Transfer RNA from an Anaerolineaceae bacterium, 78 nucleotides, folded computationally. Its Rfam family is "tRNA". Rfam classes the family as a transfer RNA. Rfam links the family to the GO term triplet codon-amino acid adaptor activity. The prediction has a mean pLDDT of 80.
RNA sequence: GACUCCGUGGUGUAGCCCGGUUAGCAUGGAACCCUGUCGAGGUUAAGGUCGCCAGUUCAAAUCUGGUCGGAGUCGCCA
Numbered sequence: 001g002a003c004u005c006c007g008u009g010g011u012g013u014a015g016c017c018c019g020g021u022u023a024g025c026a027u028g029g030a031a032c033c034c035u036g037u038c039g040a041g042g043u044u045a046a047g048g049u050c051g052c053c054a055g056u057u058c059a060a061a062u063c064u065g066g067u068c069g070g071a072g073u074c075g076c077c078a
Base pairs, nucleotide, nucleotide: 001074002073003072004071005070006069007068010027011026012025013024020058030044031043032042033041051067052066053065054064055063
C1' cells in the first nucleotide's frame, strides 16, 4: 500500500443480506414486592449520537461514498 472482517446502553450480543410501528435478548446497576435475614424469585422504570461525516430516500443501525479505530491475509522496503 491492496483486500477481507468487526465497531449497536456499563458488559456480551441479535437485528444489517432484502430500508418500514417505540432498536430486541441476556447480564449488570436502581426502586419496589416477596423473605425473620441472605440468596433465589417477581414487578417497574432508567440506561443507546447503532464509531464519525456526507449522500440517496417519504423513511437509514440496515443502501452508497469518504473517514477513524481494531483484527487478519497478501505485497513492498530493509